The RNA shown here (small-subunit ribosomal RNA) has 1483 nucleotides and comes from an uncultured bacterium. It matches the Rfam family "Bacterial small subunit ribosomal RNA". The RNAcentral record of the sequence draws on Greengenes. Its mean pLDDT, the model's own confidence on a scale to 100, is 84.
């Protein structure tokens, strides 16, 4: 110090979360020791038991109990007596009990903190000073007697003492009254010197040393009271107050005071927050933080308040009293039922509550306290111990060596390696800790007493002198022996640390993001690693990070946020200059700021924590002295800010009148006839009762075309025909004048579009609601026809808008260029200045960017308003306003991890522009109808094996399913298996022949059975190890393939631009089939694609000339290149040439384009093929092959027989044949190319109607052979279900093959179905193409081939063109999409869960008000009773706690029912928004 998380990516805004520290903690797992601290945060809930405040006999009367002594009786034990002694229960008296200890109820307060005042006050004990201590009296407790009562306790009688009590005396520096001065103080007044009169004291004890008592002054200590300042939340609490505020008088108090009472007055507090409600003890300090701050107030210290709840006083120096009293109340206990007792928020302890917090311990040894002269007694204060890892600190669980890098475990790329790991074993060493034994502290100072010294007559000092709870503890020594001692959490990122197995959106994890759906570093286990370590994690809470409330230190155009606008009150801020003052400000000094704590230094415990000492600090408050720049204040000065006057000028500025024309509607008359109107198209509507159209006249209301414009005016809303009246405003010019008069502005007041409301008018147009017609699946809409409120006026209300420049007001400053409006300057048409507005583009600067940019969103100053994640919600409740509608103010629970801004790249759009393609159009021929073939779906089946499924599956994998293939079904078999290798064992088999059985495979048997150099070789069998799988996953993969698409695109390097994602290049203009090229250009180049290079075809040349060819020459035949020969030609197949817009004309800058141009076999890419960029579709294929993982192993492997893949109501795709005359049939006759051929192709001859058979020749093929059809010629058929069409079926055959039943092809004879050109719709094709005709090949025994791949023959029509459909490319635009429009997303309804509002009512709570009653107690009055008296009992009055009654307000809980809200993988209905979202959206 930061990090994660919104996005495809980016920058920003903004929330959420994490890493740190802390705790009086708790929980989980674990645990060796010690030191120091801490330990009911909850029920101020209730408490059993014990203890926590007594002491003094040197105040007193006394003596119950104990001890001693004495006496009496007794042998003794013992009994009785005896205050004589030590002492002392109970009693009188003194002092103490108001301290110490506890918990934090109440209290928002002079309670606390801080600083003052007290001239308005008290103070026991203590220290100092002065003086005094003399007489007398009457009682009372106890003891004794009697009595009541269960008890607690009480009553009566007799008697008695005091340092108890009363009285007299004495007294002053005391007090009271009157009075004369002096001094001082801010004032009331205080101090002091006098005078006069009056009032009030005391106690004794004694060891003779003293102790004690009274009065007074003053001290110290501790209080009381008052005051300034500081010290929570809520304004959805705005008014509160009657002893209230003040005065006079009296009372009361230690003391001031409405503290109390009477009278008089009507004040006092409050927006600088009164009153009310809720919460809370305050501080020193503690935690955190860089600090400023924020949070907390446990332990320790100070203060306050409290003591079962409420009230009250008494005593006392001090209390309205924790372990006192009285009363009332609740609760608990005792009881003889009559009545009594009690108060742990003291220390332990118990119950309860709770996640949770200890022993019914020891001692007064020390410190402190009470009493006492003292010894001493008391002391749950205190000092110690016990329990608890609750925290902090320290120590240990060993150290050194030790590689065969052992074994086990784990992992892997696995003959091996890595890791655990120097870790262990093993060797040597040490002994903190532990165990055992022994020793053993400091804390202790001194008291009484004694001795001595000094001064000197009671003090100081020295020495001596009992006492240890903790504790036989700390500590020390010796012995033994590595011996007694390690866990917890984590390991996807943040965040240090990785693999295997299991699981399979299950189980589970999770602080945030998120993991888990068969290869999980995220779940569970294991191995390993990392972090910390006697602890480690989790949970809770606080601060931090969070500059995320921003004083330090934030913002408000679009992210949350500028009030709709003005005027203006309080408040805040405020021009120039010179004095005065010294409040703020600054400096010095003094006081205070308790101690502890924090910080620094030093020191003590072996160290540390801890503790001690010293210093610093305590940023504050008060007082005082000084300074005077700035701010303030008093009184002046100035003119620049602001205003006023004078003169011009401008405008849709306002208010109230008058008035014009156009248009619209209506009415009337006329002309005139069939439609008008409306729409995408229609219909509703109007119209023959005469519409619409046209003309004329009349009336009504509303709005003001053109001018008219980034024009003008106004504070905003807003303002538009002309004209008049009234008042207002701005600007400019000029001098004059006032002299800071200013700016902003919480509350307040006023204005404030449209819609809406009230009353009264008005009502032409338009038009919510409503009605009808359309549209539609629906259409409560969009469109159409009508139409009422309203729209207009007057008066009143409402008070809101995307009231927007989404930009508050004022003032100053900071480059320019260019329009325009209103003034001024100027003789001017030249010039271009100045002031005020209103626009555009930009410098600097700012900004997340877009953008803003003198009209700032720049740089500054002042004031106001507002914001703090999204939703819930501008909602609920409350209050205020309103006639209502509603407005203003304005939450919470709950829920999410985002919501959002700007910009980027894509994709998309029922956005735009440009362009292309058999995309449309123009044509030709088909499909869709029929029959059949074939594939698919479906159905069926024992099985109908599997895959392919929009385009991009369906004559596809399959380029050959009768068996085989074959993967499927059924049945029968085999288990190292069908093949191969290694090792071992025994063997001479195996094979062959043959027998039985069987459907076969197989099983069981018989016969026969190697070589050898003896080492073995060969072969099979058995055993062991390696198999096998067309089983799963194409969503784990390789390879291959389809498609977009043969579309023109896809990228890179360097540079430049941008914070960045990215952009530029690749855009623009022209051009091209093309990102093809040219020009331009912050880009310059390059790569993959395009093109070219390759093959083939078209022309020519050349070379070569067999099996091809044959012009010329020769031979020969019935005939034929048949033969000799030839290379001319054709052809074959090598090498070359040729085409490049090269030439011409025109257009164009160029690239290039156009031309019935020339030439040429071919002309602008000549035709065809091969060739497929980056990528998309988790596209296809694990069944072609390969391969990871998973699964099967007498079976999911393998062999065999048979069956199935060929089923058949049906649906679809692809084809074949047809429906006929451009044809069928019959006869005749001609012309290809490319291929194939030895288990082959076959000439020729014979047989058969034929498929074919028999004989037989040539050819491994430019030689032989398979081997053409349409066309052409002739004849016939004559428009029919036919001489078309050939399905189907019957019969007879041929061929292949082990075998044609399921299930082959072909031949012949017979049979002769549907079908007469095919609905919506749809496919192919732009030239040697479509159409049509036949031929060949692969696979193959044969063939279901009408399929596929090739070959040639014959050989067309049409394209105006790019509006539309489909697909694609480029540029641009919008976007809430990015899984990318098959996207996103809204609302009702239905279901579950959650919190919440309203609500008839019900139940509580605190506070107040009124009335009634009213204990104890103070005060007052009375007081016939008691007392000699003083006085008292009693009685009464006032007040009050408490109780009762009543009405109302506030607040909380609950509630039938009800309202909306939030959340929840796959519910319903629609499709509102995002693109022009299909009616632009929104307020």
């Nucleotide at each position: 110090a930061g990090a994660g998380u919104u996005u495809g990516a980016u920058c920003c805004u903004g929330g959420c979360u994490c890493a740190g520290g802390a705790u009086g903690a708790a929980c989980g797992c674990u645990a060796g020791c010690g030191g120091c601290a801490g330990g009911c945060u909850u029920a101020a809930c209730a408490c059993a038991u014990g203890c926590a405040a007594g002491u003094c006999g040197a105040g007193g009367g006394g003596c119950a109990g104990c001890a001693c002594g004495g006496g009496u009786a007794g042998c003794a034990a013992u009994a009785c007596c005896u205050g004589g002694u030590g002492g002392c229960g109970a009693c009188c008296g003194g002092c103490g009990c108001a301290a110490g200890g506890g918990g934090g109820c109440g209290u928002a307060a002079c309670g606390c903190g801080u600083a003052u005042g007290u001239a308005a006050u008290c103070u026991a004990c203590c220290a100092u000073u002065a003086a005094c201590c003399g007489g007398g009296g009457a009682a009372u407790a106890g003891c004794c007697c009697a009595g009541a009562g269960a008890a607690a306790u009480c009553u009566g009688g007799a008697u008695u003492a005091a340092u108890a009590u009363c009285u007299c005396a004495u007294a002053g520096u005391u007090c009271u009254a009157u009075u004369a001065g002096a001094u001082c103080g801010c004032a009331u007044g205080a101090u002091u010197u006098g005078a006069u009169a009056g009032a009030u004291a005391a106690a004794g004890c004694u060891c003779c040393g003293g102790c004690g008592g009274u009065u007074a002054c003053a001290g110290a200590u501790g209080g009381g009271c008052a005051u300034g300042c500081g010290u929570g939340a809520c304004a959805u609490u705005a008014g509160c107050u009657a002893g209230u505020u003040g005065g006079u008088a009296a009372g009361g108090u230690a003391a001031c005071g409405g503290c109390u009472u009477a009278c008089c007055a009507u004040g006092g507090c409050u927006a600088c927050g009164a009153u009310g409600u809720c919460u809370a003890g305050g501080g020193g300090u503690u935690c955190u933080g860089a600090g400023a701050g924020g949070a907390a107030g446990g332990u320790c210290c100070c203060c306050c308040a409290c003591a079962c709840u409420g009230g009250a006083a008494c005593u006392g120096a001090g209390a309205c009293a924790c372990g006192g009293u009285c009363c009332a109340g609740a609760c608990u206990c005792c009881u003889a039922c009559g009545g009594g007792a009690g108060g742990c928020a003291g220390c332990a302890g118990u119950g309860a509550g709770g996640a949770a917090u200890a022993u019914u311990g020891g001692a007064c040894a020390a410190u402190g306290g009470a009493u006492g002269g003292a010894a001493a007694u008391c002391u749950g204060a205190u000092c110690c111990a016990g329990c608890c890892a609750u925290g902090c600190c320290g120590c240990g669980u060993g150290a050194a060596g030790g590689a065969a890098g052992a074994a086990u475990g784990u992992c892997c790329u696995a003959u091996g390696g890595a890791u655990u790991g120097u870790a262990a074993a093993c060797u040597u060493c040490u002994u903190u800790u532990g165990u055992a034994u022994g020793g053993g502290a400091g804390c202790a100072a001194u008291a009484a007493g004694g001795u001595c010294u000094u001064c000197g007559u009671g003090a100081a000092g020295a020495c001596u002198g009992a006492u240890g709870a903790g504790a036989g503890u700390a500590c020390c020594a010796u012995a033994c022996g590595a011996a007694u001692a390690a866990g917890c959490a984590u390991c996807g990122g943040c965040u240090a640390a990785c693999u295997c197995c299991g699981u399979g959106c299950c189980a589970g994890c999770a602080g945030c993001c998120g993991c888990g759906g068969u290869a999980a570093u995220a779940c569970g286990g294991a191995g390993g690693a990392u972090g910390c370590g006697a602890g480690c994690g989790u949970u809770a809470u606080c601060c931090g990070g969070a500059u995320u409330u921003a004083u330090u230190g934030g913002g408000u155009u679009u992210a949350a946020a500028g009030g709709g606008u003005g005027c203006g009150u309080a408040g805040g801020c405020u021009g120039u200059u010179a004095u005065a003052u010294a409040a703020g400000u600054c400096a010095g000094u003094g006081g205070u700021g308790a101690a502890a704590g924090c910080c620094u230094g030093c020191a003590g415990c072996u160290u540390a924590a801890c503790u001690g000492c010293a210093g610093a600090a305590c940023u504050g408050c008060c007082a005082u002295u000084g300074a005077u720049a700035c701010u303030g204040c008093c009184a002046g000065u100035c003119u620049g800010g602001a205003g006023u006057a004078u003169g011009g000028u401008u405008g849709a500025g306002g208010u109230a009148g008058c008035u014009g024309g156009a248009a619209u509607g209506u009415g009337u008359c006329a002309u005139g006839u069939a439609g008008c109107g409306g729409u995408g198209a229609a219909a509703u509507g109007c119209u023959u009762a005469g519409a619409g159209a046209u003309c004329a006249c009349a009336c009504a209301g509303a709005a003001u075309a053109u001018c008219g414009a980034u024009u003008g005016c106004g504070a905003a809303g807003g303002c538009a025909g002309c004209u008049c009246a009234c008042a207002a405003a701005g600007c400019c010019a000029u001098u004059a004048u006032u002299g800071a008069c200013g700016c902003u502005g919480a509350g307040g007041c006023a204005c404030g579009a449209a819609a809406g409301u009230g009353u009264g008018g008005g009502g032409a147009u338009c038009a919510a609601a409503c009605a009808g017609g359309a549209u539609u699946a629906g259409a409560u809409a969009c469109c159409c026809u009508g139409g009422u409120a309203g729209u207009c006026c007057a008066c009143a209300c409402u008070g809101u808008a995307a009231a927007c420049g989404a930009u508050g007001a004022u003032a100053a400053c900071u480059a320019g260029c260019u329009g325009u409006c209103g003034g001024c300057g100027a003789u001017a048409c030249a010039c271009a200045g100045u002031c005020g507005g209103u626009g555009g583009c930009c410098a600097a600067g700012c900004g997340a960017a877009a953008g803003c940019g003198a009209u700032a969103a720049g740089u500054u100053a002042u004031c106001c308003a507002c914001c703090u994640g999204g939703g819930g919600a501008g909602u609920a409740c409350g209050a205020c306003c309103g006639c209502a509608a509603g407005g203003u103010u304005g939450a919470a629970a709950c829920u999410c991890a985002a919501a959002g801004g700007a910009a980027u790249u894509g994709a998309c759009g029922g956005g735009g522009g440009c362009c292309c393609g058999c995309a449309c159009a123009a044509g030709c021929g088909g499909a869709g109808g029929a029959a059949c073939a074939u594939g698919u779906g479906g159905u069926u089946u024992a099985a109908u094996u599997c895959g392919a499924u929009g385009a991009u599956a369906c004559g596809c994998g399959a380029g050959g399913a009768a068996c085989c293939u074959u993967a499927c079904c059924u049945g029968g078999g085999c288990u190292u298996a069908a093949a191969u290798g290694u090792a071992g064992a025994g063997c001479g088999a195996c094979a062959g022949a043959u027998u039985g059985u069987g459907a076969a495979a197989g099983c069981a048997g018989u016969c026969c059975u190697u070589c050898u150099u003896c080492g073995g070789a060969c072969g099979a069998u058995c055993u062991a190890c390696a198999a096998g799988g067309u089983g799963c996953u194409g969503c784990a993969u390789g390879g291959u393939u389809g498609u977009c698409g043969u579309c023109a695109g896809c990228u890179c390097g360097u540079g430049c631009c941008g914070u960045g994602a990215g952009g530029u290049g690749u855009c623009g203009g022209c051009u091209u089939a093309a990102g093809u090229g040219c020009c331009a250009u912050a880009a310059c180049g390059a790569g993959c694609g395009c093109a070219a290079c390759c093959c083939u075809u078209g022309u020519c040349g050349u070379u070569a000339g067999u099996u091809g060819c044959c012009a010329u020459c020769a031979a020969g035949u019935a005939a034929u290149g048949u033969u000799g020969g030839g290379g001319a030609c054709u052809c074959u197949a090598g090498c070359g040439a040729g085409a490049c817009u090269g030439c011409c004309a025109c257009c164009g800058u160029a690239a290039g384009g156009u031309g019935u141009g020339a030439g040429g076999a071919a002309g602008g890419g000549g035709g065809g093929g091969a060739u497929g960029a980056c990528g998309u579709c988790a596209a296809a294929u694990c069944a072609g092959c390969a391969c990871g993982g998973c699964c099967c192993u007498u079976a999911c492997g393998u062999c065999c027989g048979g069956g199935g893949c060929g089923a058949c109501a049906c649906a679809c795709g692809u084809g074949u044949u047809a429906c006929a005359a451009u044809g069928g049939u019959a006869g005749g006759u001609a012309c290809a190319g490319a291929g194939g051929g030895g288990c082959g192709c076959u000439a020729u001859c014979c047989a058969g109607c034929g498929a074919u058979g028999g004989a037989g020749u040539g050819c491994g093929a430019a030689u032989c052979u398979c081997a053409a059809a349409a066309a052409c010629c002739u004849a016939u058929c004559u428009c029919a279900g036919u001489u078309c069409g050939g399905a189907u079926c019957g019969g007879a055959g041929u061929c292949u093959g082990c075998a044609a039943c399921u299930c082959g092809a072909c031949u012949c004879c017979g049979u002769g179905a549907a079908g007469u050109u095919g609905g919506a719709u749809u496919c192919g094709c732009u030239a040697g193409u479509a159409a049509u005709c036949g031929c060949g090949c692969a696979u193959c025994a044969g063939c279901c081939a009408u399929g596929g791949c090739g070959c040639g023959g014959u050989g067309a029509a049409u394209a105006c063109g790019u509006u539309c459909c489909c697909g694609g490319g480029c540029c641009u635009u919008g976007u809430a999409c990015a899984c990318a429009c098959c996207g996103c997303c809204c609302g009702u309804c239905a279901a579950g869960c959650c919190a919440u509002g309203g609500a008839a009512g019900c139940u509580g709570g605190g506070g107040g008000u009124g009335c009634c009653u009213g204990a104890a107690g103070u005060u007052c009055g009375u007081g016939a009773c008691c007392g000699c008296a003083a006085g008292g009992a009693g009685c009464g009055a006032c007040c009050u706690a408490g109780g009762g009654c009543a009405a109302a307000a506030c607040u909380a809980g609950u509630a039938a029912c009800u309202g909306g809200g939030g959340c929840u993988a796959a519910g319903u209905c629609g499709u509102a928004a995002c693109a022009a979202g299909g009616u632009a959206a929104c307020c």